[in-house]
RNA sequence: GAGUUUGAUCCUGGCUCAGGAUGAACGCUGGCGGCACGCUUAACACAUGCAAGUCGAGCGGAGUAAUUACUUCGGUAAUUACUUAGCGGCGGACGGGUGAGGAACGCGUGGGUAAUCUGCCCUAUACAGGGGGAUAGCACUGAGAAAUUAGUGAUAAAACCGCAUAAGCCCCCGGGAUCGCAUGAUUCCGAGGGAAAAACUCCGGUGGUAUAGGAUGAGCCCGCGUCCGAUUAGCUAGUUGGUGAGGUAAGAGCCCACCAAGGCGACGAUCGGUAGCCGGUCUGAGAGGAUGGACGGCCACAUUGGGACUGAGACACGGCCCAAACUCCUACGGGAGGCAGCAGUGGGGAAUAUUGCACAAUGGGGGGAACCCUGAUGCAGCGAUGCCGCGUGAAGGAAGACGGUUUUCGGAUUGUAAACUUCUAUCAGCGAGGAAGAGGACGGACAGUACUCGAAUAAGCAGCCCCGGCUAACUACGUGCCAGCAGCCGCGGUAAUACGUAGGGGGCAAGCGUUAUCCGGAUUUACUGGGUGUAAAGGGAGCGUAGGCGGUCUGACAAGUCAGAAGUGAAAUCCCGCGGCUCAACUGCGGGCGUGCUUUUGAAACUGCCGGACUAGAGUACUGGAGGGGCAAGCGGAAUUCCUGGUGUAGCGGUGAAAUGCGUAGAUAUCAGGAAGAACACCGGAGGCGAAGGCGGCUUGCUGGACAGAUACUGACGCUGAGGCUCGAAGGCGUGGGGAGCAAACAGGAUUAGAUACCCUGGUAGUCCACGCGGUAAACGAUGAAUGCUAGAUAUUGGCUUCCAUAGGGAGUCGGUGUCGCAGUUAACGCAAUAAGCAUUCCACCUGGGGAGUACGUUCGCAAGAAUGAAACUCAAAGGAAUUGACGGGGACCCGCACAAGCGGUGGAGCAUGUGGUUUAAUUCGAAGCAACGCGAAAAACCUUACCAGAUCUUGACAUCCCUCUGACUGGGAAGUAAAGUUCCCUUUCCUUCGGGACAGAGGAGACAGGUGGUGCAUGGUUGUCGUCAGCUCGUGUCGUGAGAUGUUGGGUUAAGUCCCGCAACGAGCGCAACCCUUGUCGUCAGUAGCCAGCAGCAAGGCUGGGCACUCUGAUGAGACUGCCGGAGACAAUCCGGAGGAAGGUGGGGAUGACGUCAAAUCAUCAUGCCCCUUACGAUCUGGGCUACACACGUGCUACAAUGGCGCUCAACAAAGAGAGGCGAGGCCGCGAGGCGGAGCAAAUCUCAAAAAUAACGUCCCAGUUCGGACUGCAGUCUGCAACUCGACUGCACGAAGCUGGAAUCGCUAGUAAUCGCGGAUCAGCAUGCCGCGGUGAAUACGUUCCCGGGUCUUGUACACACCGCCCGUCACACCAUGGGAGUCCGUAACGCCCGAAGUCAGUGACCUAACCGCAAGGGAGGAGCUGCCGAAGGCGGGACGACAUGACUGGGGUGAAGUCGUAACAAGGUAGCCGUAUCGGAAGGUGCGGCUGGAUCACCUCCUU
Repeated sequence: GAGUUUGAUCCUGGCUCAGGAUGAACGCUGGCGGCACGCUUAACACAUGCAAGUCGAGCGGAGUAAUUACUUCGGUAAUUACUUAGCGGCGGACGGGUGAGGAACGCGUGGGUAAUCUGCCCUAUACAGGGGGAUAGCACUGAGAAAUUAGUGAUAAAACCGCAUAAGCCCCCGGGAUCGCAUGAUUCCGAGGGAAAAACUCCGGUGGUAUAGGAUGAGCCCGCGUCCGAUUAGCUAGUUGGUGAGGUAAGAGCCCACCAAGGCGACGAUCGGUAGCCGGUCUGAGAGGAUGGACGGCCACAUUGGGACUGAGACACGGCCCAAACUCCUACGGGAGGCAGCAGUGGGGAAUAUUGCACAAUGGGGGGAACCCUGAUGCAGCGAUGCCGCGUGAAGGAAGACGGUUUUCGGAUUGUAAACUUCUAUCAGCGAGGAAGAGGACGGACAGUACUCGAAUAAGCAGCCCCGGCUAACUACGUGCCAGCAGCCGCGGUAAUACGUAGGGGGCAAGCGUUAUCCGGAUUUACUGGGUGUAAAGGGAGCGUAGGCGGUCUGACAAGUCAGAAGUGAAAUCCCGCGGCUCAACUGCGGGCGUGCUUUUGAAACUGCCGGACUAGAGUACUGGAGGGGCAAGCGGAAUUCCUGGUGUAGCGGUGAAAUGCGUAGAUAUCAGGAAGAACACCGGAGGCGAAGGCGGCUUGCUGGACAGAUACUGACGCUGAGGCUCGAAGGCGUGGGGAGCAAACAGGAUUAGAUACCCUGGUAGUCCACGCGGUAAACGAUGAAUGCUAGAUAUUGGCUUCCAUAGGGAGUCGGUGUCGCAGUUAACGCAAUAAGCAUUCCACCUGGGGAGUACGUUCGCAAGAAUGAAACUCAAAGGAAUUGACGGGGACCCGCACAAGCGGUGGAGCAUGUGGUUUAAUUCGAAGCAACGCGAAAAACCUUACCAGAUCUUGACAUCCCUCUGACUGGGAAGUAAAGUUCCCUUUCCUUCGGGACAGAGGAGACAGGUGGUGCAUGGUUGUCGUCAGCUCGUGUCGUGAGAUGUUGGGUUAAGUCCCGCAACGAGCGCAACCCUUGUCGUCAGUAGCCAGCAGCAAGGCUGGGCACUCUGAUGAGACUGCCGGAGACAAUCCGGAGGAAGGUGGGGAUGACGUCAAAUCAUCAUGCCCCUUACGAUCUGGGCUACACACGUGCUACAAUGGCGCUCAACAAAGAGAGGCGAGGCCGCGAGGCGGAGCAAAUCUCAAAAAUAACGUCCCAGUUCGGACUGCAGUCUGCAACUCGACUGCACGAAGCUGGAAUCGCUAGUAAUCGCGGAUCAGCAUGCCGCGGUGAAUACGUUCCCGGGUCUUGUACACACCGCCCGUCACACCAUGGGAGUCCGUAACGCCCGAAGUCAGUGACCUAACCGCAAGGGAGGAGCUGCCGAAGGCGGGACGACAUGACUGGGGUGAAGUCGUAACAAGGUAGCCGUAUCGGAAGGUGCGGCUGGAUCACCUCCUU
């Protein structure tokens, strides 16, 4: 820097990614070279070989060879050279390995040593005289399997021991001088005592002794620094100190005896866990963080534990002793061993190499040297483990080849890539030459290596990962929530750039990816550099300890601070410069850095410390007023309940409605009297007081604090405050009282599906008092305390000053409490002198959500519980503020046949029709709340038809192309069939350049046809719906970090976002309206098929002439616009009323449907992607089915009758349509449906055609009827190939249900409802449906409280798939981690006791002993042995610890597409929610008490703004 919480936004906040790194490992791949690196695990066990020896110039022997001499010829002796077991010397304390232990003076850094040692080396001084006694080797004799060992005898030294000597040294005593931070050091003089030596030689020297100095190395001590845990808070008996002995190279409780009682610890002792430390390394801008492999310094260790010896140096990796475990040998008696040296083996593990060469170089040991030794080291081998370098070719080359992939079939791409031409030769391979590393000489493991030259060939050499976003790079196929991918977000459910494969592309490259780990990004622990009103986070409040911080002036000091100088900060590393390998990696040289520590010299501003002074901070004294501040005692009235008495009678009480309850045993009501307890109306107020919790009748007493005023005094006495102490609502607990009301629990009554609730009636703890405990709350301003500074306005409260003036008002000031508001600040909301602004000081707290304020541990508590307070596991979010919507059983306003007011229906009956269901071979398919259900279907007997059964066809019923044949097709006939398919017969074209062509049919092959098969959730188109609702947007500007807002809100008004006014908006678009059609009035034009006022004729009919006046027809105009008047209103828009008018405020009706919503409907109207079928899911035919029928629903028709039915006679009055395969008149026949027949009419002419309700008359007389017509029987008519399944109609007969319809529900506001008939489309036939037409023709609307739907504004929200939302808890199931758990097992470090190896030390030492003394005896000295203290391992014991392991059972927790019960929360979430506490309940939860607003709504009060 990016991704990820959201519909979008800003913020907070976590998770994740891009970078770098590695002693790495794994997967795929692998050409060369250089330089590095290579058991991170089992400090597990080790076969085999090697890793420390050397010196003959220390010694005596032994051996071999040579020479010489002698010889008994066996040999002996001497000399020289070589070898060397032993004695002796030096070295085995270095070099090499490892990191187990250890949190420590271990390490780092800087000091001290006046408290020390130092072999070999250097310098200086002095010296080395003279003796002695042994002992190994060896010889002999033994023991033993071996390892090994005993005895006797002989022997040498530079081995050992006295003596002499002592420049100097050491010890002690006495005296003096100088110096130091103390102890003290140095030095001089004097007395006494003590201790040395080794030889060899080439004669040059090399060694030896003593002392002093140096150098080097080492020991010890000190300051500072050095991980985590307080759920480890107290630890300590040699502990702390002293004195005196001892001990050491040396200080010291290092050790011992005695004495004292100290020492350490919140600045973290003790305990537990983890870890070698550092230079450095990785990362990072840095500060930091992480790390300590290689290289270098230090430490520790050497199978485990203990111990000492030797030595200059060790408590010793390749030495010793003991104990333990393990392994090996054994003759069973006893022995041997220690790879964390180099190789190597087994084992463990994801994983780490050769039993190589050489001492040539560098270094080490020994030696005088030659030289020897050296798995240190130098090299080689293995490993892409890392870093660096090189190569796998270069230039040209378009027919843009073949092939591949893809395609819209044109092409595109692979791609100058290849082929092909020319060139080159690094690397590998071949041939030839051939180093440096080596010094004055010999000597090269590496190595025939590096390097150089030559010839030849493009030949022998490319993979890995990725391609949805982050993140560079896209297509095809396969798959179909499968297989799989995945770092995060997330892909995959039939068109996957996300899986797999391919093509193409991107990146890196002998590597590329993955995994693991670290740093970074992460300012996500914030010193640099964060926060805490609401996101996580201010302690409930105060007092106060330690600590931190601290006013003004002045003097001194110099701890902090600053400056200079010096030392140190090893080398390597790092940075810079210059060099060497062809370059680079690598490496040489020089410089820098190393921010630190120490010493020293200075400065004195600031901090500090000391001294002095001051008064502005703080405090004291005095005066004054305000106050529900606290504690105690007393008093008061109203109300409630109860008791007594009176009056009085049937109810009271309670609720949404009721019931439980009380009451005729007299309630409620009312009057009087009495009792008791609790709380204090009005005043009363966002007003007062208090640190907070909190505090309210009145009086008295005691008492705390704040404020104001004016002076005086003290003189920084201050602020904060970890621990600590005190206070601390309500609830709760204990003891004792008290108990009126209220009231958890409980009981009953209701409500409810249930109701462990809400409501009601009762009611116990409790509420009250006293004394204790407890210590928590939304203990909130969700805002720690203190100080200073930074515009104002206004209200209120308590003082004071002052002015005017006194009803009172103004100005100023100090303290408190509020509101608004500027700057500033904030993510925003907001805060804003009472800061959340600007600063300082101190304290507390936070670091993703859940798990969880849980578990364990501890402290407190009588208990309830409180305080402290994790982890495993799990998620990619959880959150804050604000925005737009949607929603609310939120609010305001408005509209609608939405309700209301009315009229008529549906729901009941029968029937029609559609649907569900059922049935069926099939009952084809679709439509599904409104917005499916008389819907697609404006016509299912066949057809339709898509379904079923059977039969049949396969280039096909239909389209295009090709070949052959025919001349047809059509028509007629025949066979056969259920029919079709099938078979046969007859008839039979056009044009022509005579080749053929056109057209048609038949046959054939294949491309293809065909599909009412799937997907309406792949689509187009069309449609429904909200809704004819008034809305939906844009440009520019402005506001806001932003999503967005503004405009579009507001005040009016309208049917309307209609218009007006106002306004940071100004304009515009799609909608509204208007323009269109129709209807209502009139004019003009036209006048047949229409009309007939007037005129004429007649058959009396607009029939004819005539006319077009009227009606009408149909074309064109007019008319209506709030235009006029009055009133209301802001003078506006507009509204109300009126005039005129056929019509008045859109005149009525229609067409017209904004942005969008519903993955709404339709793949079966049509079109269409993809998938599927292809002798069938296609096509044809016959028959059947779509018409089934216990049932349920929708929509209708007809009724139930008298406002009616029927009859007959009579009388009327329409409109709009249709008509040629048609409508069909008059006439005749039939009871009728209808038939015969055919005039007229392609229609203002003819026909359908009769309109009906209605009016008049008659009848029926309230009944299952003269209502009603279902069902059924018989007989018919019509259409049609055909009315059985399954048409309509007619006549006669039959005459069912039904007497106005439960809950519920529908339509309609005027020419409407209701009612009456008429027509049309479809159609051979078949409407009660649909679409139209006219006739008759109402009632009601107070109004907007309520139901439904919609619009605008506002509010709340945990919703955004948007309330059909979200979401809580129990229960059931699966899995996971975890707590408890009778216990069991293992381990760790201590403690107590027992035993007590080796060994030091001490004691003893009767036994033993060469050196010295002694003539000797003996002495001195020493030793074995024994004893004692300590003492490892071991044994016994009780505890502690380990988040060790495990455990029947058990507790909660987490996770898991579709389990159960409810509905707690989010809206007033339907009882506002939440916090604390108590109690109850399957569960969410309910209730009581107190608290909070992080509650909606309404009203009032107060305040503020204008």
Molecule: small-subunit ribosomal RNA
Organism: uncultured bacterium